[in-house]
Molecule: c-di-GMP-I riboswitch aptamer
Organism: Sideroxydans sp.
């Protein structure tokens, strides 16, 4: 640097759900909790879901969201090749 892994020991992050805050929603954060996860580590660059406050007769729209949807960039760790 590529693969492969997370390995003996110790660890790691956390889905429903429960309880509170923020938030118009979608969702986030906090504690309980543990489905799963080897980038579930950052980042909306591309597409795809979600939401529709604001705009608009209406249909509809992202400038909000989802990185635990994928793809892309960027970055940790080392039993083992």
């Nucleotide at each position: 640097c590529u693969g492969c892994g997370c390995a003996c020991u110790u660890g790691g992050c956390a889905a429903a759900u429960a309880u509170g805050c923020u938030g118009a929603a979608a969702a986030g954060c906090a504690u309980a909790g543990g489905c799963g996860c080897a980038a579930a580590g950052u980042c909306u660059c591309c597409g795809g879901c979600c939401u529709a406050a604001g705009g608009g007769a209406a249909a509809c729209u992202a400038c909000g969201g989802u990185a635990g949807c994928g793809g892309g960039a960027c970055u940790g760790c080392g039993a083992c090749a």